[in-house]
Context: one part of a larger RNA
Molecule: small-subunit ribosomal RNA, central domain
Organism: Hafniomonas laevis
RNA sequence: UUGGGCGUAAAGCGUCUGUAGGUGGUUCCGGAAGUCUACUGUCAAAGACCAGAGCUUAACUUUGGGAAGGCGGUAGAGUACUCCAGAACUUGAGUACGGGAGGGGCAGAGGGAAUUCCCUAAGUAGCAGUGAAAUGCGUAGAUAUAGGGAGGAACACCAGAGGCGAAGGCGCUCUGCUGGACCGUUACUGACACUGAGAGACGAUAGCUAAGGGAGCAAAUAGGAUUAGAUACCCUAGUAGUCUUAGCCGUAAACGAUGGAUACUAAGUGCUGGUAAAAUCAGUGCUGUAGCUAACGCGUUAAGUAUCCCGCCUGGGGAGUAUGCUCGCAAGAGUGAAACUC
Numbered sequence: 001u002u003g004g005g006c007g008u009a010a011a012g013c014g015u016c017u018g019u020a021g022g023u024g025g026u027u028c029c030g031g032a033a034g035u036c037u038a039c040u041g042u043c044a045a046a047g048a049c050c051a052g053a054g055c056u057u058a059a060c061u062u063u064g065g066g067a068a069g070g071c072g073g074u075a076g077a078g079u080a081c082u083c084c085a086g087a088a089c090u091u092g093a094g095u096a097c098g099g100g101a102g103g104g105g106c107a108g109a110g111g112g113a114a115u116u117c118c119c120u121a122a123g124u125a126g127c128a129g130u131g132a133a134a135u136g137c138g139u140a141g142a143u144a145u146a147g148g149g150a151g152g153a154a155c156a157c158c159a160g161a162g163g164c165g166a167a168g169g170c171g172c173u174c175u176g177c178u179g180g181a182c183c184g185u186u187a188c189u190g191a192c193a194c195u196g197a198g199a200g201a202c203g204a205u206a207g208c209u210a211a212g213g214g215a216g217c218a219a220a221u222a223g224g225a226u227u228a229g230a231u232a233c234c235c236u237a238g239u240a241g242u243c244u245u246a247g248c249c250g251u252a253a254a255c256g257a258u259g260g261a262u263a264c265u266a267a268g269u270g271c272u273g274g275u276a277a278a279a280u281c282a283g284u285g286c287u288g289u290a291g292c293u294a295a296c297g298c299g300u301u302a303a304g305u306a307u308c309c310c311g312c313c314u315g316g317g318g319a320g321u322a323u324g325c326u327c328g329c330a331a332g333a334g335u336g337a338a339a340c341u342c
Base pairs, nucleotide, nucleotide: 004313005312006311007296008295012310014202015201016200017199021195022194023193025089026088027087028086030084031083033082034081035077036076037075038074039073040072041071042070043069049065050064051063052062053061054060092192093189094188095187096185097184098183099182104178105177106176107175108174109173110172111155116150117149118148119147120146121145126137127136163170164169207248208247209246210245211244212243216242217241221237222236223235224234259309260308261307262306263305264304267287268286269285270284271283272282273281291298292297315342316341317340324335325334326333327332
């Protein structure tokens, strides 16, 4: 390489948009490139194969023969299929119209509970913390209580195996702007589709740069304990950070550890949207038939049966290391070996 694979054994890019490319619905007509047929040139000899011959046989030597197939040329075939050109269609896809659902996104405004801090009142000796303590706070009046104020962050109940989003993710209320999906009518376009190497966009947390902000929490750090020790677990404090704006980073067990699209293949049952209510439909769960699977399990939301396109795997370690290149302010990220060893 071929073959075989990718839920858990190695293997699905974190997700999407889309270029080239690959693949592509139904009908008719034409062409004849693929396809098919015939002839022809060539594919040296030796070797291989088949039938003989010669050494006593065999090995060996030797004579003759030929297929299939590849590539090129010439002439044809048109039943199919692919392709090319043309014409049409409506089921795929899209548009329009009418609906209702939603923590989808961005911005602005508002709200209450709680923590902390400050002020005032009233009040007195403890508070806090733990397995037990101590550090700590408190007679310079703490904790507990009441009233007022400041500030930041997060939004109890509703809340659901529930909803929305491509994924990351999204949850107080109201308003504005805005994206997508679903259902119904079947009016319009008429294959406009699927996938997608490169490429582009988005992408939790942590981290970085600058300017703000800083209540609570809390890496680092300090102290108290524990302990043989304790650079920990526990406690008292506490700085980056966590928050906002602008930019960077581009990684996660970024998980359904399951790429996308289309078609087909038993049922039962819950929820959401929809409907006056159902049915059909769209989604989201559970059980489960056939089938699949090494088993676990999957099972119309497939890991079943098929087709198309992309990505990826090829024993463990060395190693996601070295080197080179690209990107980044850096941290590092992407790409990514070998020697050696078992």